[in-house]
RNA sequence: CUAUCCGUAGCACAGCUGGAUAAUGCAACAGACUCCGACUCUGUAGAUCACCGGUUCAAAUCCGGUCGGGUAGG
Repeated sequence: CUAUCCGUAGCACAGCUGGAUAAUGCAACAGACUCCGACUCUGUAGAUCACCGGUUCAAAUCCGGUCGGGUAGG
């Protein structure tokens, strides 16, 4: 430099044939349990979906560009 894949909560990820309140696990916080903890159970909060623009009645999802990362080739 070229091709290709990826970027969603503190972490790991689902959702990407356009329409839901963006799902789940771990972690965090609160409560129950306990002499106190751990384990277990219940509940709560946390995401402007990398950034900018476009298409559309409607975009995490489609299109273009930028940034960052992985892989392959030169």

Description: The RNA shown here (transfer RNA) has 74 nucleotides and comes from an uncultured Clostridia bacterium. Rfam family: tRNA. Rfam's curators write: Transfer RNA (tRNA) molecules are approximately 80 nucleotides in length.